Predicted 3D model of a 167-nucleotide RNA (c-di-AMP riboswitch aptamer (ydaO/yuaA leader)) from a Tepidanaerobacteraceae bacterium. NCBI's taxonomy places the organism under Bacteria, Bacillati, Bacillota, Thermosediminibacterales, Tepidanaerobacteraceae. Model confidence (mean pLDDT): 78 of 100.
RNA sequence: CAAUCUUGAGCGCUGAAUUCUUUCCUGCGGGAAAGGAGCGGGGGACCCAAUCAUAUGGGGUGAAUCCCCUUCGACCGGGAGUAUUUGUAUUCUUGAUCAAAGGGGUAGGGUUACACUCUUCGACCCGAACCCGUCAGCUAACCUCGUAAGCGUGGCAAGGGGAGGUU
Numbered sequence: 001c002a003a004u005c006u007u008g009a010g011c012g013c014u015g016a017a018u019u020c021u022u023u024c025c026u027g028c029g030g031g032a033a034a035g036g037a038g039c040g041g042g043g044g045a046c047c048c049a050a051u052c053a054u055a056u057g058g059g060g061u062g063a064a065u066c067c068c069c070u071u072c073g074a075c076c077g078g079g080a081g082u083a084u085u086u087g088u089a090u091u092c093u094u095g096a097u098c099a100a101a102g103g104g105g106u107a108g109g110g111u112u113a114c115a116c117u118c119u120u121c122g123a124c125c126c127g128a129a130c131c132c133g134u135c136a137g138c139u140a141a142c143c144u145c146g147u148a149a150g151c152g153u154g155g156c157a158a159g160g161g162g163a164g165g166u167u
Base pairs, nucleotide, nucleotide: 011152012151013150014149018037019036020035021034022033023032024031025030038147039146040145041144042143043142048137055134057135058132059131060130061129066105067104068103069102070101071100073098074097076095077094078093079092080091081090082089083088108126109125110124111123112122116161117160118159119158120157121155
């Protein structure tokens, strides 16, 4: 000097997931519990909607839906061969359905910061996962739940807006 790993701080991103107070513990760095505010979700009348629904179950959070292709497996049907105790079994091939894995799209969603915000162009990404448990349309009052987890983008791009500060 460079690279890698770990820890801490600042700034920033997805997301509702931020902030305050009190008490206790403490190795004095912090940790735990409880309660508020803020933000977010669910249930829940009249009216409205539905006029049917009730295993092809149904529903919720979320941007995360839907379509096509390939491979493998299961089941059903058709055709051919082999064996046969003529009941059937098995091999190959073909079509449909279901599930899984992979690939390509897609409704939709996000970033591209340097005070904040809007739009556009280009670029780059996501397009998951989980939960309820036979049950829920909307829904005032009311009831109730959550407040995590995971990360590090850069084009000094273009055109606007309000607010604040300084002179």